[in-house]
RNA sequence: GCUCGGAUGGUGGAAUUGGUAGACACGCAGGUCUCAGAAGCCUGUGGGGCGACCCGUGAGAGUUCGAGUCUCUCUCCGAGCA
Numbered sequence: 001g002c003u004c005g006g007a008u009g010g011u012g013g014a015a016u017u018g019g020u021a022g023a024c025a026c027g028c029a030g031g032u033c034u035c036a037g038a039a040g041c042c043u044g045u046g047g048g049g050c051g052a053c054c055c056g057u058g059a060g061a062g063u064u065c066g067a068g069u070c071u072c073u074c075u076c077c078g079a080g081c082a
Stems, first nucleotide, its partner, number of pairs: 001081007010026003019065001027045006046055003058074005
C1' cells in the first nucleotide's frame, strides 16, 4: 500500500426486511427478609430539562417519510496479502 471483519449504556451482548435503540445477563442504587450479614425476591438504573420534550449506536457527510442497519470520507482495533 491493497483486501476483509469490527466499534451500540458502567461491562458483556441483542436489535438479520431500513420502522419504539439498548432485549437478556452482569454490575450498581433503593427496598424486602435477618439480631446482623450472605443468598433469594421486588423496584429502579444512557445524557440534558421543573416540565412538555430534546439528544444519544467511533467522527463527519449523503440517500430516505424514516438509518445502528444502505452509500462516501476519516479515526481506532483485529486478521490476511504484498

The prediction has a mean pLDDT of 81. This is a predicted structure of an 82-nucleotide RNA (transfer RNA) from a Deltaproteobacteria bacterium. Lineage of the source: Bacteria > Pseudomonadati > Myxococcota > Myxococcia. Rfam family: tRNA. Rfam describes the family as follows. Transfer RNA (tRNA) molecules are approximately 80 nucleotides in length. It was read from a public genome assembly.